[in-house]
Context: one part of a larger RNA
RNA sequence: UCAUAGUGAAGGAACUCGGCAAAAUGACUUCGUAACUUCGGGAGAAGAAGUUCCUUAAAGUAAAAUUUAAGGAGGUACACAAUAGGGGGUAGCGACUGUUUAAUAAAAACACAAGACUAUGCCAAAUCGUAAGAUGAUGUAUAUGGUCUGACAUCUGCCAAAUGCCGUGUAGUUAAAUUCAAAGGUUAAAUGCUUUUGAUAUAAGCAGCGGUUAAUGGCGGCCGUAUCUUGACGGUCCUAAGGUAGCGAAAUUCCUUGUCAAUUAAUUGUUGACGCGCAUGAAUGAUGUAACGACUUCCCCACUGUCUCCACUAUGAACUCUUUGAAAUUGAAUUAUUCGUGAAGAUGCGAAUUGCAUAUGGCUAGAUGGUAAGUCCCUGUGCACCUUUACUACAAGUUUACACUGAUUACGAAUAUUGAAAUGUGUAGAAUAAGUGGGAGUCUAAACAACAACAGUGAAAUACCACUCAUUUUAAUAAUUUGUAGCUAACUAAAAGGAAAACUGUAAAUUUGGUAGUUUGACUGGGGCGGUAACCUCCUAAAAAGUAACGGAGGUAUAUAAAGGUAAACUUAAAUUAUUUAGUAAAUAAUGAUAGAGUGUAAUGGCAUAAGUUUGCUUGACUGUAAGAUUGACAAAUCAAACAGAAACGAAAGUUGAUCAUAGUGACCCGGUAGUUCUUUAUGGAAAGGCUAUCGAUCAAUGGAUAAAAGGUACGCCAGGGAUAACAGGCUGAUGACUCUCUAGAGCCCAUAUCUACGGAGUAGUUUGGCACCUCGAUGUCGGCCCAUCACAUCCUAGAGCUGUAGCAGGUUCUAAGGGUUUGACUGUUCGUCAAUUAAAGUGGUACGCGAGCUGGGUUUAAAACGUCGUGAGACAGUUUCGUUCCUAUCUACCAUAUGUUUAAGAAAAAAAAGGAAAGAUAAUCUUAGUACGAGAGGACCAGAUUAGGUUGAUCAAUAGUGCAUCGGUUAUUUCUACAAAGUACAGCCGAGUAGCCAAAUCAAUAAUAAAUAAUUACUGAAAGCAUAUAAGUAAGAAUUUUAUUCCUAAUUUUUCUAAAAAAUGUAAAAGACUAUUACGUUAAUAGGCUUAUAGUGUAAGCAUGGUAACAUGUUGAGCUUAUAAGUACUAAUUUUUUGAU
Repeated sequence: UCAUAGUGAAGGAACUCGGCAAAAUGACUUCGUAACUUCGGGAGAAGAAGUUCCUUAAAGUAAAAUUUAAGGAGGUACACAAUAGGGGGUAGCGACUGUUUAAUAAAAACACAAGACUAUGCCAAAUCGUAAGAUGAUGUAUAUGGUCUGACAUCUGCCAAAUGCCGUGUAGUUAAAUUCAAAGGUUAAAUGCUUUUGAUAUAAGCAGCGGUUAAUGGCGGCCGUAUCUUGACGGUCCUAAGGUAGCGAAAUUCCUUGUCAAUUAAUUGUUGACGCGCAUGAAUGAUGUAACGACUUCCCCACUGUCUCCACUAUGAACUCUUUGAAAUUGAAUUAUUCGUGAAGAUGCGAAUUGCAUAUGGCUAGAUGGUAAGUCCCUGUGCACCUUUACUACAAGUUUACACUGAUUACGAAUAUUGAAAUGUGUAGAAUAAGUGGGAGUCUAAACAACAACAGUGAAAUACCACUCAUUUUAAUAAUUUGUAGCUAACUAAAAGGAAAACUGUAAAUUUGGUAGUUUGACUGGGGCGGUAACCUCCUAAAAAGUAACGGAGGUAUAUAAAGGUAAACUUAAAUUAUUUAGUAAAUAAUGAUAGAGUGUAAUGGCAUAAGUUUGCUUGACUGUAAGAUUGACAAAUCAAACAGAAACGAAAGUUGAUCAUAGUGACCCGGUAGUUCUUUAUGGAAAGGCUAUCGAUCAAUGGAUAAAAGGUACGCCAGGGAUAACAGGCUGAUGACUCUCUAGAGCCCAUAUCUACGGAGUAGUUUGGCACCUCGAUGUCGGCCCAUCACAUCCUAGAGCUGUAGCAGGUUCUAAGGGUUUGACUGUUCGUCAAUUAAAGUGGUACGCGAGCUGGGUUUAAAACGUCGUGAGACAGUUUCGUUCCUAUCUACCAUAUGUUUAAGAAAAAAAAGGAAAGAUAAUCUUAGUACGAGAGGACCAGAUUAGGUUGAUCAAUAGUGCAUCGGUUAUUUCUACAAAGUACAGCCGAGUAGCCAAAUCAAUAAUAAAUAAUUACUGAAAGCAUAUAAGUAAGAAUUUUAUUCCUAAUUUUUCUAAAAAAUGUAAAAGACUAUUACGUUAAUAGGCUUAUAGUGUAAGCAUGGUAACAUGUUGAGCUUAUAAGUACUAAUUUUUUGAU
């Protein structure tokens, strides 16, 4: 010092995140017991009283036990020890008992009875399996599976647009296979073969329509209005519908410590209300709710060492001795401090200072201490799981075709063919002209009549005959396709039943995080969010070229058949004047003018000889080439005379291979189109390829990884990084802090008593930052506690100047760091607000001092919930409940204690320089004095005295505490089995208490009449005839500094002794971890023992007497007694050795 226990004066939660821990309660009998309530509870509610022993009586029993009553006895205390609920009030959540993260989470999470939806008719659905088969279930819808909610009570609103699910079957869309047709190739031609393409008829699905929310989910704005406010009301927009009942600063409220009330001296807490609900809300259930909870929050009573403020005691560690005997760690060590330096925090470098050697016990500030290749952060063309409307597959489901696969009937449907019937409306024209041909007649026995012809309209003419087209209706068919129902013989889980369906196989379509494989990029003053990426112009760019940044400004992803070529011609903008005009517009004319205009477009550079403007004719916006240059890592890119061909314009010389120039873009692969005197797998062709021209990329992440790709991880893992963030340090000092300066102004007047704008100059390194330099093979992060230490820009106290200082009380400035600088309520808080004090309640540094010192409330893992966001996995500098804090100290440093050595020949005593440390504080009252001052109200300086708390040291006489080898009382039990006396139960419990140790107790200190100074104030006094505190000279002046005081240290000095002295062995305590120190050692009281006292307790045992007994009285202030005092050698300190001394 720690652990585990015991006790505690006065106070009683002031402690703290929080009553954590501890204390208290506790058994039985009797009495008594609230709100609320699901009537069961709540309830052991709460709160009271009693309890031992003896005798007698009654009840009871076979006898006991037991119960009741009365009368007695003793004690501080009678459930006498042990065992053995603390209670009450309020709120949240969850109904309840239960379950859970074996090893950091026990909960509000899970479960639950109950409610609802949904699937399933039995060879059930669902699940497992390749299958056989199995579970479901030897069950059968009151059953079984899945999902959501979660007792009970009152309830559960609106929305069917989206997503999903279910149903339906009308137009549309769709695969393979099948059917039919066409084209290419081959051939002399045809059949055939082959390639390709297209039409028709078809499934589920998609689309469409309908339903469904206790399916996934969702549930609005703006403006105005009753004379403050508000808005019943109105207008308007949008919507699938616009949040109903209820609740509401809440486990949900950011702002926020909302506002009001209650609780408190004081409340970021809690409760009750209010309602601008950032961002409540109805089975992702809403709101209540008795009972219950090792859940969470607040308050009260009781209780206490949690605290004010710690003290004593016991036991075990620690320490010493004996025996036994690990571990982490360790580059090597001969391992100081301060300042500086330095990869930016040094035992090791520089300087200065300090420093004899070696151990033991302590302490934990440092060794960026030990432990674990950081779990945060970033990086990796790392990994793993998880999610989904990422991509791509697969299982599985559904659907179609064919096979397995037959016979045949009935009733239909569609198509086709054939027959019959009906119908056919542009305008004009009698008028509903389908079309073509014949036709002068037709009709009737005949005639009349009628219809035609004729005429007329029109592109076409009607009567009558023949043929034909389209549409509709209807009938038929040895036709084709197809549907439904029936049949039985394949098949089947098999007497039945089902049945050409199913199963199975092969193709095809569709659905599909059920499963799998992957992707999800880069730059970046960390990463993310944002922004950016190719090309053009300018500046940066430093007079060649080139040149970076998430530097400063802008453009492009084209346009034009003229805006190209050529020949010729012309000259512009602004402004002024005039005409015209309603007019300062437009227009016309004149003056004017080196370009201010214009140039399709950005900017720059050009351009009047025009590259600008206009007109004529035109297509060189040509084909094949190209010396030579520029510029690039390359790939690319740019300029270009000249030659050949064929052209345009111009009288000609000539000019023209687009545009005043610089942007207007994309490699390879792959595929298409056109051309081709290329190749042609026996030969001839063909197919296919090549070559020339050309087309298809916001491959814009623009030198383009693939035809094809998003997210989460707090359940995470690995490799690395101080190449890169969060803490701290470092550099910087914008920001923040402080100072100075300048004076506009305020201050009645007056800049500077005081305040000070707009500006200017600095200081320090406390804010917020910037940078990314040490540390990612680890520098533990906020606040509190404990312990501090330094600075001074001073909060108090001391001394001064000025004052817009009458006094008191202040303001401001200077000197000054000696000492001091409070307790509480709320909150995790630092901070802050509040209460009550105070002389004052200072500002900062020290790794935002201090976790190998403590705590762990907050932050910051894993569990869980709310709000919000997200389809989801999940996420939130939003909230909420819970949630492992390791280390035996080697070195340095520090606090103590020893041993050896140096100096002196050895020893003893005393004093002491230099040096170091400690200490240092304040208020109130009284007197001076109700004086100075002041109209009054008020009210001092200076000087003197007393007291108080604070702080510190010492002490135990008294007051208290403790006091575990003291005394007594007493319960249970054992031994003894009478009594007496003992053991155990925390010393069993309880009452007292000596010594010692101690505080709350007592005593003392917190200091002078000293010296030198600071700010400041002076005397005399010149330089400078004055003035001047200064130059010579002489002074005053502070809690500061020094002295002084106390302690440590020990150069030195003085005195005494001379084999003096010391050590070991021994007895001890006023000492003590061990050592050491101190006392003593027979010439002895050092310890023990004994005797006697003191002091404590409180009347021992035995005997006698009294009482039925418990018990009482006497002998008796008795007996017993640790640590104290005195006496006494009974025991042990006998004896001996070594050093001194080569």